The RNA shown here (Lysine riboswitch aptamer) has 164 nucleotides and comes from uncultured Angelakisella sp. Rfam family: Lysine riboswitch aptamer. Its family is annotated with lysine biosynthetic process in the Gene Ontology.
RNA sequence: UGGUAGAGGUUGCGGGUUUCAUCAGUAACCAUCCCCAUACGGUCCGGGAGACCGGGGAGGGAGAAAGGGAAAGCCGCCGAAGCGAAAGGCUCCCCCGAGAGCAUUUACGCUGGGACGCAGCAGAAUAUGCUGCGGACUGUCACAGAAACUGUGGAGAGCUAUCA
Repeated sequence: UGGUAGAGGUUGCGGGUUUCAUCAGUAACCAUCCCCAUACGGUCCGGGAGACCGGGGAGGGAGAAAGGGAAAGCCGCCGAAGCGAAAGGCUCCCCCGAGAGCAUUUACGCUGGGACGCAGCAGAAUAUGCUGCGGACUGUCACAGAAACUGUGGAGAGCUAUCA
């Protein structure tokens, strides 16, 4: 240096499946009543000369889903994977701009791991996720100390075993 095997764990990581809660007694729908009205308004944001739809309210009936989440179990795994950036593609009625979402790609950047606290962003959210910071914990290596162990420091491009 290369090959092979392997370890980390207070919930290791990811993807389906099933169930449950939330979303929500919300949206859309049905009938009744009232108000406005041919112009205004609506179709995420700004603009436009297009296209489509009348709009609002009250109580009543019936009443979701997506996205996000939890648990169980299955499968694949231990840069597992996540986030960011860039590129081109698709979607958000049409055109322009901005923004968002989805999947894909990369000799790109960051992160050893999970939990907790605070802040920011996303989110309907007190759920949850991501990012940053913080003090602990934990695996690993280096150094120092007398063994157990303790202290300091590092990062997965690492560590352990083995083969060449």